[in-house]
RNA sequence: AACGCUGGCGGCGUGCCUAACACAUGCAAGUUGAGCGGUGUACUUGUUGGUGAUUUAUCAGUAGUGAGUACAUAGCAGCGGACGGGUGAGUAACGCAUGGGUGAACUGGCCUCAGGCGGGGGAUAACUCUGGGAAACUGGAGCUAAUACCCCGUAAGUCGAGAGAUAAAAGGAGAAAUCCGCCUGGGGAUGUGCCCGUGUCCUAUUAGCCAGUUGGGGGGUUAAGAGCCUCCCAAGGCGAUGAUGGGUAGCCGGCCUGAGAGGGUGUCCGGCCACACUGGAACUGAGAUACGGUCCAGACUCCUACGGGAGGCAGCAGUGGGGAAUUUUGGGCAAUGGGGGCAACCCUGACCCAGCGACGCCGCGUGAGGGAAGAAGUUCUUCGGGACGUAAACCUCUGUUGUGGGAGAAGAAGUCAGUGACGGUAUCCCACGAGUAAGCCCCGGCUAACUACGUGCCAGCAGCCGCGGUAAUACGUAGGGGGCGAGCGUUAUCCGGAAUUACUGGGCGUAAAGGGCUCGUAGGCUGUUGUACAAGUCUGUCGUUUAAUGCAACGGCUCAACCGUUGAGGUGCGAUGGAAACUGUAUGACUAGGGUGCAGGAGAGGUAAGCGGAAUUCCCGGUGUAGCGGUGGAAUGCGUAGAUAUCGGGAGGAACACCGGUGGCGAAGGCGGCUUACUGGUCUGUAACCGACGCUGAGGAGCGAAAGCCAGGGUAGCGAACCGGAUUAGAUACCCGGGUAGUCCUGGCCGUAAACGAUGGACACUAGGUGUGGGUGCUUUCGGGCAUCCGUGCCUCAGCAAACGCGGUAAGUGUCCCGCCUGGGGAGUACGGCCGCAAGGUUGAAACUCAAAGGAAUUGACGGGGGCCCGCACAAGCGGUGGAGCACGUGGUUUAAUUCGAUGCAAACCGAAGAACCUUACCUGGGUUUGACAUCUGCGUGGUACUGAAAUGAAAGUGGAAGGACUUAGGGGGCGACUCUUGAGAGCGCAGACAGGUGCUGCAUGGCUGUCGUCAGCUCGUGUCGUGAGAUGUUGGGUUAAGUCCCGCAACGAGCGCAACCCCUACAACUGGUUGCCAACAGGUGAAGCUGGGGACUCCAGUUGGACUGCCGGCGACAAGCCGGAGGAAGGUGGGGAUGACGUCAAGUCCUCAUGGCCUUUAUGCCCAGGGCUACACACAUGCUACAAUGGACGGUACAACGGGAAGCGAGACCGCGAGGUGGAGCGAAUCCCAUCAAAGCCGUCCCCAGUUCGGAUUGCAGUCUGCAACUCGACUGCAUGAAGCCGGAAUCGCUAGUAAUCGCAGAUCAGCAAAGCUGCGGUGAAUACGUUCCCGGGCCUUGUACACACCGCCCGUCACACCACCCGAGUUGGGUGCACCCGAAGUC
Repeated sequence: AACGCUGGCGGCGUGCCUAACACAUGCAAGUUGAGCGGUGUACUUGUUGGUGAUUUAUCAGUAGUGAGUACAUAGCAGCGGACGGGUGAGUAACGCAUGGGUGAACUGGCCUCAGGCGGGGGAUAACUCUGGGAAACUGGAGCUAAUACCCCGUAAGUCGAGAGAUAAAAGGAGAAAUCCGCCUGGGGAUGUGCCCGUGUCCUAUUAGCCAGUUGGGGGGUUAAGAGCCUCCCAAGGCGAUGAUGGGUAGCCGGCCUGAGAGGGUGUCCGGCCACACUGGAACUGAGAUACGGUCCAGACUCCUACGGGAGGCAGCAGUGGGGAAUUUUGGGCAAUGGGGGCAACCCUGACCCAGCGACGCCGCGUGAGGGAAGAAGUUCUUCGGGACGUAAACCUCUGUUGUGGGAGAAGAAGUCAGUGACGGUAUCCCACGAGUAAGCCCCGGCUAACUACGUGCCAGCAGCCGCGGUAAUACGUAGGGGGCGAGCGUUAUCCGGAAUUACUGGGCGUAAAGGGCUCGUAGGCUGUUGUACAAGUCUGUCGUUUAAUGCAACGGCUCAACCGUUGAGGUGCGAUGGAAACUGUAUGACUAGGGUGCAGGAGAGGUAAGCGGAAUUCCCGGUGUAGCGGUGGAAUGCGUAGAUAUCGGGAGGAACACCGGUGGCGAAGGCGGCUUACUGGUCUGUAACCGACGCUGAGGAGCGAAAGCCAGGGUAGCGAACCGGAUUAGAUACCCGGGUAGUCCUGGCCGUAAACGAUGGACACUAGGUGUGGGUGCUUUCGGGCAUCCGUGCCUCAGCAAACGCGGUAAGUGUCCCGCCUGGGGAGUACGGCCGCAAGGUUGAAACUCAAAGGAAUUGACGGGGGCCCGCACAAGCGGUGGAGCACGUGGUUUAAUUCGAUGCAAACCGAAGAACCUUACCUGGGUUUGACAUCUGCGUGGUACUGAAAUGAAAGUGGAAGGACUUAGGGGGCGACUCUUGAGAGCGCAGACAGGUGCUGCAUGGCUGUCGUCAGCUCGUGUCGUGAGAUGUUGGGUUAAGUCCCGCAACGAGCGCAACCCCUACAACUGGUUGCCAACAGGUGAAGCUGGGGACUCCAGUUGGACUGCCGGCGACAAGCCGGAGGAAGGUGGGGAUGACGUCAAGUCCUCAUGGCCUUUAUGCCCAGGGCUACACACAUGCUACAAUGGACGGUACAACGGGAAGCGAGACCGCGAGGUGGAGCGAAUCCCAUCAAAGCCGUCCCCAGUUCGGAUUGCAGUCUGCAACUCGACUGCAUGAAGCCGGAAUCGCUAGUAAUCGCAGAUCAGCAAAGCUGCGGUGAAUACGUUCCCGGGCCUUGUACACACCGCCCGUCACACCACCCGAGUUGGGUGCACCCGAAGUC
């Protein structure tokens, strides 16, 4: 500056950044009559004519003419219109800035000095007459003046070597003095022209440019130098220190920013330049190539009689247009300044003022003091209270501002007088009156400031990070708060922060960045020591660096902004004097750098020629026979026409085993059989020679793997492409069989690479240790040792480094030079240039897009990475599931409802240890509203609470007859029992707070639970290491079921886990002995611990013991421990249980319970009846029963344990085929009952391999029991019926011993039961484990990682659709520029 919201006053400033777009209207430059001739009006006056009047001499008026005065003025003439004012289009330039030059110049007016102003002449406008034209304007004839014009004379001056040439003038005013002018020359001042040093944006994807070009001679032009112009001659001039071209731009003083160095900028004010509708041109003039002059051309606008004309706001206002956006068609010449004039004065949109705009800066105000433990209201709240808040009200004041009235300036200076637009303004006084005056932005972090509600990835916010998916301090609103304040925010731009272009002050091993390598040009840098100079450098003085600005002091407006005075300063440039260390230049000297010589040495260094053996393949021949070959396994292929194998002979090409080595050589690429020739570099020793000859190296040149290209050869093997065979979902691959280019040679291109040490070259310096290659010296006991130089490796100190790491071969410390980098993608792409035969290389962007991309290291997780080790994980076994029927759960579907939850393992006989009603949450219908339940408040209540008949209804309920109380206080009556009355309580009724909700959110939560996993792990303190994340401990060697233990160790300890402690079970002892037991004794029965008795045994249940690697041997490290053995009921954790670390899964549960928030309140609450949760084409999970003979049926017979029982278990007896019934002894239970308790088992008989004497589904009939009630929808019994099924595809589950398998029994829930489920109990009772390769899960160490929501990760490309940007595209169109040519206005010569 603009925009949004808001707006009280004053002062000082400031106001088209865009369309140098177009402009209506008015004004912005005139003035001089004292230069001139006229003209007009008025007046004065002279004179002439005529008229009138009268006192005859005058008067009045009139016409003509002359003179004069005043005013006005077109024209001629003079000066000024080149200043002042505007704009920034053009301009990359001597345009500007700064400093110089002009001996190469001009300069009106001004100042000063000197001199002069004599004599003459002819015109012309105006005017008059007359034409043309619409107009603008203009032709002809005639008259006239001048400070207009011309000539002659004079002559300082100028030119010229000189002779000589040339060369001026004006008057006006005044009574006069005098004044204003005029001409010439000298000087000054001012202004201007020209020239030079230095500085002045981007682009090399613009590298070559120039023909008057560069210079010279003659001439011309100009005020003046000059290719400024012209003729001739020469061939030059500029350029990597960036010419030429392209783009952009007026430059500066200054202004903004910054600690500075810098960066950005050029609005106002001041200096310079350029321009004036666009382009060109000259004229006049002191000055212009002239904003408001002229001519021509063009575009545009206007007038026109169509023939012609007029115009130029980038002056002040103003209009349209453009734009986000920029003011009044104001007042005045009073001041300052300018033009003209002798002056008065005239002119002046310069200027001084006023107006508009919060556009900026500055100042002031919107009130001040008092006023509650704090009104109302709003808001928050844990409801107690807190906040707004002394804020308000209210009381006492003040008077800035405002309104009215009064007074009233300076600015005015020049002798005096006169003169104020602003303006009755500033200022002062009085009165009135808190009265007229506050908003904007923000409140998640950065960044000062927090709550509530609404919203629910919606609406929206956002400068960056990011907020919003139902508890948002981030959205919107409110309350509160913070900031600034007549402003506050936003947007745009610039600098800063950014050391993020690094001059001050950065980097390049892995983050962006060392050129593939060498040689070398320009350039940069350069050893020791003299002398000279003084360019750089340092220093003194002088000049300049306009004013304003900035800084300092003082001063003026009440302060400030603003303004004034004075001062200092101004890193720059110039002049001059001085210094000589350093750089430089010149000239000497030196030898330490560098080079040469001489003497030795090592080597796959290079080039060329020749030679060699092994092997592959092919050809010939022999032997020999059916295969060979190849692979994970195969096939294609080869082979009876004789392969492979094997022997002999031959051909040809390519490569050189062993030696061979972090060995050698080379600048890099690279170099490997042997010999010869030629040849480069290098090392050591020596110290004879040269004497800084050096280092680096932009451009440039050369070399440069592989692949590729061109031409010609060559081709054994190998082998892109290609062809087959396999593999595979596919397999344009990996594997196999073939095979062309190529690989090889010669010549020529290409010029790249992870051309890498991802580390440019040179020199110097800075602790060590240990290998290895090549030399030399000294020494030696002859093995070696010591010293030194040049290479090549490893380790490490200091130091460096983000870390990794580097570390005399530096990535350390320094110097010099080169190359390169500046977020990722786009892209090493496009365009352009250069190179190439091509492929392509080199140089190398932008639009657009992202909020990152990247490095190193850390912890995890993961890997069809590695190592070690576990587990019914596999394997070895046994039995199942998956097929059938049935049961049950789930999905799906259906339905008024099929209530809800659980969903891989870890949902699916799960919540549910019992859905006919109830349960029940669902559906339909009926009913109810303070409620089925809790607490409180108010009011009412004696025929109240309570009981509750009839009637109605499916019930709930509605309905109310009749009956009918309790506690307590005061008063009254009665001897009393008791009764009457007033009130209170309980209860009830009404009303209100509230209740209620299996309604939502398990992703708001507590609690509880599942899972990894009974896996061996998870951590902490201190110390140490690391910049840090972290590491160490916890890793390592052994060992264990175990982070179990031992040893070692920069760790030492500790905690939660493991183990143990607890329970059951296996053995024993002791104690105790009923309801249990019965050996001995006695009694007794059909039988029987039945009885007396007993405590021995079994058993029961309490206390102890027992097992600890304690003992022995071996192994091990003399450890921990392992293996074996003895004893023992039991042996290495004896078996089983309980016990679940840090954590993971936003795992499950708001329907157990609790709970925040939300929702509901005559309903989503509550009551009731009926229905549903039991539906049924299907799919899945878990089970039961089977398919039979190791079986089924029948008969006989033996042996358990855990448990349960009072609204219960229910005996004996009797009835029924049976379920069961009748009945009721005993038992609250080691006593009685369930329960003779068992079943499989054992003994015997039948069945004879079949859909059966297997199997039992389904269905019919008849029953039993429970229950208010078995229709939907119970279990059981009997008779009848007798389905599928003959051992189960892919796949998959459990189990390692009293286990699996198999057999039954009990219990919870429960009226009954859909239980074939669950939880327990006992009976019978196996098989197998070589082993850890593989599958699954897990533990530890290690490794890689671009993963961290962590491999169910991450991520790439095509395709489809939509959109964006760019490129290409048949083309099309506009602009710029260069060269050549044609036409050619005005104008100058």